[in-house]
Context: one part of a larger RNA
Molecule: small-subunit ribosomal RNA, 3' major domain
Organism: uncultured bacterium
Order: sequence, then structure tokens, then C1' cells
RNA sequence: UGGCGGGGGUCCGCACAAGCGGUGGAGCAUGUGGUUUAAUUCGAUGAUACGCGAGGAACCUUACCUGGGCUAGAAUGCGGUUUGACCGUCCCUGAAAGGGGAUUUUGUAGCAAUACACAGAUCGCAAGGUGCUGCAUGGCUGUCGUCAGCUCGUGCCGUGAGGUGUUGGGUUAAGUCCCGCAACGAGCGCAACCCCUAUCAAUAGUUGCCAUCAGGUAAUGCUGGGAACUCUAUUGAAACUGCCGCCGUAAGACGCGAGGAAGGAGGGGAUGAUGUCAAGUCAUCAUGGCCUUUAUGCCCAGGGCUACACACGUGCUACAAUGGGCGCUACAAAGGGCAGCCACUUGGCAACAAGGAGCUAAUCCCAAAAAAGCGCUCUCAGUUCAGAUUGGGGUCUGCAACUCGACCCCAUGAAGCUGGAAUCGCUAGUAAUCGUAUAUCAGCAAUGAUACGGUGAAUACGUUCCCGGACCU
Repeated sequence: UGGCGGGGGUCCGCACAAGCGGUGGAGCAUGUGGUUUAAUUCGAUGAUACGCGAGGAACCUUACCUGGGCUAGAAUGCGGUUUGACCGUCCCUGAAAGGGGAUUUUGUAGCAAUACACAGAUCGCAAGGUGCUGCAUGGCUGUCGUCAGCUCGUGCCGUGAGGUGUUGGGUUAAGUCCCGCAACGAGCGCAACCCCUAUCAAUAGUUGCCAUCAGGUAAUGCUGGGAACUCUAUUGAAACUGCCGCCGUAAGACGCGAGGAAGGAGGGGAUGAUGUCAAGUCAUCAUGGCCUUUAUGCCCAGGGCUACACACGUGCUACAAUGGGCGCUACAAAGGGCAGCCACUUGGCAACAAGGAGCUAAUCCCAAAAAAGCGCUCUCAGUUCAGAUUGGGGUCUGCAACUCGACCCCAUGAAGCUGGAAUCGCUAGUAAUCGUAUAUCAGCAAUGAUACGGUGAAUACGUUCCCGGACCU
């Protein structure tokens, strides 16, 4: 000077408390450990690993294993020698890769020799490595933490390490601001500038809209038309404790005060200081060193990453009547679409198939929103709850669904009657609950992830205690 204390003071945070819903028990999905295996590729391991890298493991991916092959090599560049083509077609062998063989066959300049281009073979030089070291590194990332801190110049103090400033009294979400002070200033952070959202206005009206006018239909903005409204997408206005009251020297606090769509940071996002953990990543990439070079490189077929006594994490579905089943009737937002989205018609109980319009999309399609509402039914039961498992039959994608895909139909109908110790999330359009879309993608193990809207609570006395953090001592 820091750190630490079951020392003290002050303060904050879903940290506790007050509430609501879960996890821990069941079945399944998924990740991990362990075990097994020829291989079950590798990494991540308290918080900060474990639905994580992986936003798609049947082949490919793929790095692993078994077997079969290649050796300047799968790709690219340079130089020498040599051939004249290469491509294509065919045959044999083979699981394929590979190996062996046949056939066909150059261009430009030039009379030619030859040169150049291109391609093959060969020789040489550069290869290749998801091999090791993240404790040699860059870059990127997690975490403390969106916490309010971390520093510098000059001056002053101290022999010096250092201190002061940055402490103190108030205040704030904030080292935010005010006052004081041997300090005076400044930088990185805070805040603001950026984006979305809540209100209004202007501009613009097509593919969107339809108040007024007219036409038309079984019906529909369907048509003429309109530019009001909604909306779309560009610009601007608006919020600043600005005004009032009250407390205060000030900063600022308080007010079911006004006005206002919005009030004291309006709500949300992006944005992450100096540093900490020799944190993570040599398997995104880059890179030093080491190792390997007929193999630790490259190609191929099949298998494995999907195993299963068990243990843990994260989820989904339930255990039912605030519910299950059937029928009818509503109301979104945000996305995606041409090797695509597919209206509509027909066939099929269905997955889907066969036909077949429109749309390169505010135009057409995915698309049915679901919970909700209104009826009927079930009446507390392992049930008309729950849906695992298994048998049979199909559909689709794809060279190919055996290991190992999804979906549909019929049958089957397991555990489970609210979960021990313990433990997690959440303070408002939040929790809870309900569906929708997208990326990846041939298909899909998605119950995951990321977005979107619908319905929509309860509670916070308070800071003694648990956890984490900040300042002073």
C1' cells in the first nucleotide's frame, strides 16, 4: 500500500423477508460422470462445466475404430525433363477407393526449326497433421459487474515506501452533483449522444386503408373514386424538477399538486473502465517451440459418436373437475417463401398422394392462432385422468431409414393421486399460463435455442439474520 477478520460505522442488490410458481418423487427427452467397448473422437468441471462448443451425428459431417488402398501425396505455386493432349467412351478386378487395359485426340505465331498456351507423367523445391504445449502467445470470450470505481500532470507533505487530490458534511442509480478542504486541474469509466417503444404533427398514398358519394354481388374495398381514419416510413415536436406548494445555504428531497400521451433515468436494448481468476479456447482462425513424413498425412467401405447395473444437472408431460372429450363462434404480433411457399379440387379415417391457380411478395402462400366464449357430456374412479411401453399396418425424405429418422392409423394402456432433506426463478404488462414464427435443415430425434404476440396476478412491514458487493475506519 493492499488483502483478510465469526471487528465497528454507512449503504446497495429478488440477498433475506412478504408473496406466486417450480426443481428434488414418476415416465420420457437431453447433457455429464461412471462403466462397457475394436471405437464409444475431442474440449468445457464450484459460483463462471453439465439442452455447453453442436443454430440439426443414418452416409457425408467425423476428428474415433476395423479393414482395403496412395506416398511430392486431396489442394495450390515455382523450376527442369518428357509426352501431345486433356476431357470423354468402354472392358477386367474390387465393398468402394484403388489397380490394370483398350479406344479417341491439341491450339496460336511461324515455310520450318522452334517458342508460347494448356494438360498428363516424372524429378526437385515449397507440402500435410482436428498431433503436444491456452503454464510460450495473438485474437475472441466468461466472471466479479452495468458494480462505481481506476488513474494521471503540476503543486504540497514524508528520509523513503507512499500520502494528498479520491478523505469530511450532505445528496444521487452513479467518484452524480453541492458545500468545505494544500490542493488545482485532467483522463478512462457514470450520464448523454445511437436503436426500439408510448403521444402528436408534417410529408407521401401502393400492394395497405374506406368516413363521405356512386355502381355492383349470394358475399367480400369487389369497382369507380377518396386522402379523412388505421397503417406503413421519413422528418420534426414533446419531459427540463420547466411551473406551483413546502423543506434546505446549495445540490437535491417530498406532494392521489397542476398541466400532460408520458414525471422525476417514462419502459426496454446496444454499450462492460483499470484490473482479478497462469479462468476458457493451439479443435473457428492465426502463431513460437516440440513431434511426425510409405505416416500422427491422404482416399474409401463398414462400424462408432445413439452402448447401460448406476449417479447428477437442465427440461418436457402428467398426477386431473379452475379439468378431460365433442361441436359451434371470435380476437394477434413477428417472421419465412422460386431446387421455394403452395390456395383450390379429387382420393385416403389420417400421415400424404394425384391434379392445379397465385406469388421473386404491405398484392399470393405458409396460416388453423391457442388459451378464451357458448352449448352437450363425464362425476372423483388409477377414471372418458395420464400417456410410457409394446404388437400390427402404412406415409414421406433420401443412393440408403438394420444398427440409428420423423410422421399417421388401429390395438396395447406402465409409473404417477402433488413429491424427504434440500434448493431455484420472479417486483408489472413482470411471474404464471397460452399458442405463433425463425435459424440450422434433403429429412429429423426441437420437449432445445432465439424471437413474437394473447390472457394476466400476488407481495415488499422492514434490513436483525443468510449470500454477494461498495465506501470510511